Context: one part of a larger RNA
RNA sequence: CCCUCUCUAAGGAACUUUGCAAUCUAGCCCCGUAACUUCGGGAGAAGGGGUGCCAGCUUCGGCUGGUCUCAGUAAAGUGGGUUUAGCGACUGUUUAACAAAAACACAGCUCUCUGCAAAGUCGUGAAGACGACGUAUAGGGGGUGACACGUGACCAAUGCGGAAAGAUCAAGGUAAGCUGUUAGCCGUAAGGCGACGCGGUGAGCCCAAGUCCCCGUGAAUGUCGGCCGUAACUAUAACGGUCCUAAGGUAGCGAAAUUCCUUGUCGGGUAAGUUCCGACCUGCACGAAUCGUGUAACGACUGAACCGCUGUCUCGGAGAGGAUCUCG
Numbered sequence: 001c002c003c004u005c006u007c008u009a010a011g012g013a014a015c016u017u018u019g020c021a022a023u024c025u026a027g028c029c030c031c032g033u034a035a036c037u038u039c040g041g042g043a044g045a046a047g048g049g050g051u052g053c054c055a056g057c058u059u060c061g062g063c064u065g066g067u068c069u070c071a072g073u074a075a076a077g078u079g080g081g082u083u084u085a086g087c088g089a090c091u092g093u094u095u096a097a098c099a100a101a102a103a104c105a106c107a108g109c110u111c112u113c114u115g116c117a118a119a120g121u122c123g124u125g126a127a128g129a130c131g132a133c134g135u136a137u138a139g140g141g142g143g144u145g146a147c148a149c150g151u152g153a154c155c156a157a158u159g160c161g162g163a164a165a166g167a168u169c170a171a172g173g174u175a176a177g178c179u180g181u182u183a184g185c186c187g188u189a190a191g192g193c194g195a196c197g198c199g200g201u202g203a204g205c206c207c208a209a210g211u212c213c214c215c216g217u218g219a220a221u222g223u224c225g226g227c228c229g230u231a232a233c234u235a236u237a238a239c240g241g242u243c244c245u246a247a248g249g250u251a252g253c254g255a256a257a258u259u260c261c262u263u264g265u266c267g268g269g270u271a272a273g274u275u276c277c278g279a280c281c282u283g284c285a286c287g288a289a290u291c292g293u294g295u296a297a298c299g300a301c302u303g304a305a306c307c308g309c310u311g312u313c314u315c316g317g318a319g320a321g322g323a324u325c326u327c328g
Stems, first nucleotide, its partner, number of pairs: 002322007010314002014312001019309001027051005036041001038146001052067006068072001080307007087299002092104002108144007120130003147294004152224003157221002159217004166212003172206003177201005184193003225243005252286001253283001264280005
C1' cells in the first nucleotide's frame, strides 16, 4: 500500500454520470397531521413531547415527589423525510448464473368462431382422448389492458363474409370427324377399296370449387394531401380558387420514452440550469382499443428539486483487526 471496520476540527454534496457508498432516522406512549381522493385512503404523512430507578397516592388509566448517569427503545435488533414529473392502474411474473423493468400477466372492455359426434387440440387422414361428465351467462382464438371521459374519416388495395345472374375454368363423361390394322372385294400385276372388332387422335356439348364481377365489413391488415390568393399599418388568414384522392388526421395531446434543426422561444427554480417544471405550436416524423387524454392508490422503476444528515468531497489524519513482506 491492500481488505473489513471505528473516530475525525471547520465546512456540508463543493464529490460524482448519479448523494454511488456511508451516515442520519428508528421501539413504545401522547399530541398533531396538508393537497388530493375511486371516500377506502393519503397517514407511521409532516412536525412535536415523553421514556430508567425508588417512594407515596390511585378511579389501577396514571398522578405527585425524590434520585443516578454523557446517555433510560442506554447493548443487539430497529422507517430518513418532503415536493414535482414520466411510465405502468394495482398484488403478482420474468432473462437459474451480467437485464426485475416502462417488459409479461392481470380484473375489465371488445371482435370473432362454435348448436354438440361443437369449434379447437393431440394422434398414423386411426382407434381413442382432451374440450366436458361442460352446452352460447358455455368453450376456443385475436386485440386492448383497473377506473373516468372518449374512441373521428376512408371499403380504393389486402383480408374476411355474403349472394348467385354473367365471364373464365380441371379431371371426368359424351362424342361428330380423322386415322392405324385387315377378313373380304376389285385388278394380269403394281396396287386400290375396305365391314365387324381392337387401337390412336379428337372438335363440339355437359360440368364443381376457385378467380373475375357485385355487395358488406375497421376494437380486420391498413391509410388519413398539394399549390395559389385574400382583412382600414404590418403580420396572420376566419374566407376564396385550383389540382389530386378511397378519404385527406376529428376530439385530445404536443420540442413529448416521439422534435432533426435544438441548449427552439418565453416563464419558473439556481449567483450561475444542454437536465427538470409550466407554456407556446414552426408535430423533420403525435393521435384515438399496434388505443387518445386524464387519474386517487401502488412501485427494490426513471428524471428534477428541497430539508435533514454525513469523510462523497475540500484533504487529509488517527486508530482496531486481518492479509502480505523482512528478521527471528
A computed fold for a 328-nucleotide part of an RNA from Pedosphaera sp., annotated as large-subunit ribosomal RNA, domain IV.
RNAcentral holds the full RNA, with entries from ENA.
Its Rfam family is "Bacterial large subunit ribosomal RNA".
The prediction has a mean pLDDT of 87.